[in-house]
Context: one part of a larger RNA
């Protein structure tokens, strides 16, 4: 800014893109065919490779915001607990998330006019000839079908609804926030409120915490409390905090109705 009033929701899909591979294996059937050797076609069932999407239950990776061992040194006045530095100090595990090496699915099926070829009927040319008139079959190729986008598709499409002169449908700015995302934009939410932080409660993860006791010069073991204690991004509850309260913008001419 346009689709000839303004908006809110869904929806169609011109046009455009994307895919389109390919191998073995079983049955038909050792059949048909062949003198034997060998050995189909058609037609149905099954497993692969490679490519491509999605995802995050399984297996796995990574998780410098969780958990836990342990090494120097240095701090907390000592001990004991902890704490800082030393690539996260090293080591061994992990939650969301993202993600392969993981998991599901596709890359089927068919129509339709065709190519190379194969035909029918049939003249000119009393034969012949798939051809001059007509009429068929035929590809992984073309158009559909399939998936994705998309009404600026100026041939500007559709369906519902809402609005009526009031700053009203909407919208937008802000503010909380996001499995959205550089910014923008998107989507959810703004107390008629679960949007995010706390907070509780669970999950999940690590692997029995401090404490006290018993053996032991000692390190250290064991035992009780105890499968404790701590727990990032996850679930579900709670208005405890913060989305306050404000503001901006918003639809013209004609006509016909009413005033």
């Nucleotide at each position: 800014u346009g689709u000839u009033a303004g908006a809110a929701u869904g929806u169609u899909g011109a046009c455009g893109g994307g895919c389109c591979c390919u191998c073995c294996c079983u049955c038909c059937a050792g059949u048909a065919c062949g003198a034997g050797a060998g050995g189909a076609c058609c037609g149905a069932g099954g497993g692969g490779g490679c490519c491509g999407a999605a995802c995050c239950g399984c297996u796995g990776g990574u998780g410098u915001u969780c958990c836990u061992g342990u090494u120097g040194u240095c701090c907390c006045g000592c001990u004991g607990a902890g704490g800082g530095c030393a690539c996260g100090g090293c080591a061994g595990g992990u939650u969301a998330g993202c993600u392969a090496c993981g998991u599901u699915c596709g890359g089927a099926a068919g129509u339709g006019a065709u190519a190379a070829c194969c035909g029918c009927u049939g003249a000119a040319a009393g034969c012949a000839a798939a051809u001059a008139a007509g009429c068929g079959g035929g590809a992984a190729g073309c158009c559909u079908u399939u998936c994705c986008u998309c009404a600026g598709a100026u041939u500007a499409a559709c369906a519902u609804u809402c609005u009526a002169u009031g700053u009203u449908a909407g919208a937008g700015u802000c503010g909380u926030g996001g499995a959205a995302g550089a910014u923008u934009a998107c989507c959810a939410c703004g107390u008629u409120g679960a949007u995010a932080g706390g907070u509780c409660a669970g999950a999940u993860g690590u692997a029995u915490a401090a404490g006290c006791g018993c053996a032991g010069c000692a390190a250290u073991g064991c035992g009780c409390u105890u499968c404790a204690g701590c727990u990032u991004a996850c679930u579900g509850a709670u208005a405890c905090u913060a989305a306050c309260u404000u503001c901006u913008c918003a639809a013209a001419c004609g006509u016909u109705a009413g005033a």
Overview
A computed fold for a 259-nucleotide part of an RNA from Candidatus Hodgkinia cicadicola, annotated as large-subunit ribosomal RNA, domain VI. Lineage of the source: Bacteria > Pseudomonadota > Alphaproteobacteria > Hyphomicrobiales > Candidatus Hodgkinia. Its Rfam family is "Bacterial large subunit ribosomal RNA". The prediction has a mean pLDDT of 84.